[in-house]
RNA sequence: GGGGGAUUAGCUCAGCUGGGAGAGCGUCUGGCUGGCAGCCAGAAGGUCAGCGGUUCGAGCCCGCUAUCCUCCA
Numbered sequence: 001g002g003g004g005g006a007u008u009a010g011c012u013c014a015g016c017u018g019g020g021a022g023a024g025c026g027u028c029u030g031g032c033u034g035g036c037a038g039c040c041a042g043a044a045g046g047u048c049a050g051c052g053g054u055u056c057g058a059g060c061c062c063g064c065u066a067u068c069c070u071c072c073a
Stems, first nucleotide, its partner, number of pairs: 001072007010025004019056001027043006049065005
């Protein structure tokens, strides 16, 4: 330098027919318990990497940029 892949909640990851943004863990609150652990109920938490484009509508399609992984040279 070129090819491919990844980027979504604090962490690990789902979500693709383009129309609801989610799970587990963690955190917080309440309950059970003498207390801890644990379990149960609930809550908070997201510019879907960034910018632009297509579309009535984009996490999802297209382009560029950034970072990481990998292959080739």